A computed fold for a 72-nucleotide RNA from Candidatus Acidiferrum sp., annotated as transfer RNA. NCBI's taxonomy places the organism under Bacteria, Pseudomonadati, Acidobacteriota, Terriglobia, Candidatus Acidiferrum. The RNAcentral record of the sequence draws on ENA and MGnify. It matches the Rfam family "tRNA". Rfam classes the family as a transfer RNA.

RNA sequence: GGGCCCGUGGUGUAACUGGCAGCACAGCCCCCUGUCAAGGCGCAGGUGCCGGUUCGAGCCCGGUCGGGUCCA
Numbered sequence: 001g002g003g004c005c006c007g008u009g010g011u012g013u014a015a016c017u018g019g020c021a022g023c024a025c026a027g028c029c030c031c032c033u034g035u036c037a038a039g040g041c042g043c044a045g046g047u048g049c050c051g052g053u054u055c056g057a058g059c060c061c062g063g064u065c066g067g068g069u070c071c072a
Stems, first nucleotide, its partner, number of pairs: 001071007010025004019055001027043002030040002048064005
């Protein structure tokens, strides 16, 4: 330098053919309990970045950044 793969809440991961971004753990509130833990109800928090296509983008296209891998 070139090819391919990956990037989603604090962490780990889903999202089919483009159509309300879900789950678990962690966090917070309340309930339960003599207290804590466990358990139960609820809440907050996310698509690496920029642009394009589209009525609509996590998903498609271009660029870019980071990580991995292969080639040179």